């Protein structure tokens, strides 16, 4: 310096334009003599940023920050 792919909850990841979810983890409750495990719920996200397009954008266009690979 050139090309790719990544950037969503405390972790790991899904979501192919119509107000954003699992699973672990966390908390709170049932059970237990009391822990673990189990089974119910609960809370956690301005979806890396800054711009365009559309009525509307996590989602498509641009630029970029930060990670990972490949080339020179």
């Nucleotide at each position: 310096g050139c090309c790719g792919g990544g950037u969503u909850a405390g972790c790991u990841c899904a979501g192919u334009g119509g107000u954003a979810g699992a699973g672990c983890a966390a908390c709170g409750g049932u059970u237990u003599c009391g822990u673990a495990a189990a089974c119910c719920g609960u809370a956690g996200g301005c979806c890396g940023u800054g711009g365009g397009u559309u009525c509307g954008a996590u989602c498509c266009c641009c630029a970029u920050u930060c990670c990972c690979g490949g080339c020179u």
This is a predicted structure of a 72-nucleotide RNA (transfer RNA) from Elusimicrobia bacterium RIFOXYB2_FULL_48_7. It was read from a public genome assembly. Model confidence (mean pLDDT): 83 of 100. Rfam family: tRNA. Gene Ontology term of the family: triplet codon-amino acid adaptor activity.